[in-house]
RNA sequence: ACCCAUCCGUUGGGGUGCCCCGCCAGGGGGCUGAGAGGCCGCAAGCCAACCCAUCGAACCUGAUCCGGGUCAUGCCGGCGGAGGGAACGGUGACUGUCGGGGG
Numbered sequence: 001a002c003c004c005a006u007c008c009g010u011u012g013g014g015g016u017g018c019c020c021c022g023c024c025a026g027g028g029g030g031c032u033g034a035g036a037g038g039c040c041g042c043a044a045g046c047c048a049a050c051c052c053a054u055c056g057a058a059c060c061u062g063a064u065c066c067g068g069g070u071c072a073u074g075c076c077g078g079c080g081g082a083g084g085g086a087a088c089g090g091u092g093a094c095u096g097u098c099g100g101g102g103g
Base pairs, nucleotide, nucleotide: 001097002096007090008089009088010087011053012052013051014050017031018030019029020028021027037047038046039045059084060083061082065078066077067076068075
C1' cells in the first nucleotide's frame, strides 16, 4: 500500500398480515415477527419505528402453488442460493499478500 470485520454519515429500498371480544368510544385481548404504530375501524397516500442496500434470503415474483399445522394467517417447511431487488463516502481491528527503511 492492497484486502477488509466493525462502527458512523448521507442517500436509497421494503413490509405492516391473521384471529377473537366489544358495538360505534379515541376500546380490549391473542398469534407470528426486527417491525403489525399514528393520521384513520375502508382504499390510496403521508409520517413514525423497524429491517435491508450488490459479499444483496430486507422485500417482490412464481403463487388463487405443494406438504404439514392452526380458530385463522408466509404460522412452519418446500419451492430455493430459482428469477428479480435499493450504494456511495468515512473509519479501518484481525489475518494475509506485496513494497520500502533500519539492524
Molecule: TPP riboswitch aptamer (THI element)
Organism: Paracoccaceae bacterium